The RNA shown here (transfer RNA) has 73 nucleotides and comes from Cohnella sp. OV330. It was read from a public genome assembly. Lineage of the source: Bacteria > Bacillati > Bacillota > Paenibacillaceae > Cohnella. Its mean pLDDT, the model's own confidence on a scale to 100, is 81.
[in-house]
RNA sequence: GCGGACGUAGCUCAACGGUAGAGUUCCGGCCUUCCACGCCGGCGAUGAUCGGGUUCGAAUCCCGCCGUCCGCU
Numbered sequence: 001g002c003g004g005a006c007g008u009a010g011c012u013c014a015a016c017g018g019u020a021g022a023g024u025u026c027c028g029g030c031c032u033u034c035c036a037c038g039c040c041g042g043c044g045a046u047g048a049u050c051g052g053g054u055u056c057g058a059a060u061c062c063c064g065c066c067g068u069c070c071g072c073u
Stems, first nucleotide, its partner, number of pairs: 001072007010024004018056001026042005050064004
């Protein structure tokens, strides 16, 4: 330099173009002499890396930028 994949909650990851979910972390309760484990519940994404475009409507499709990873030269 060229090609490909990825970027979504504090973390790890889902999600046919139509109200963004789960696990975990954290907080509260139950349990326990206390802690841990276990069980129940709750807070969770202002603007989904950023900027544009298409569309009635974009996390999703298109273009560009940035970053990470892989491959080729």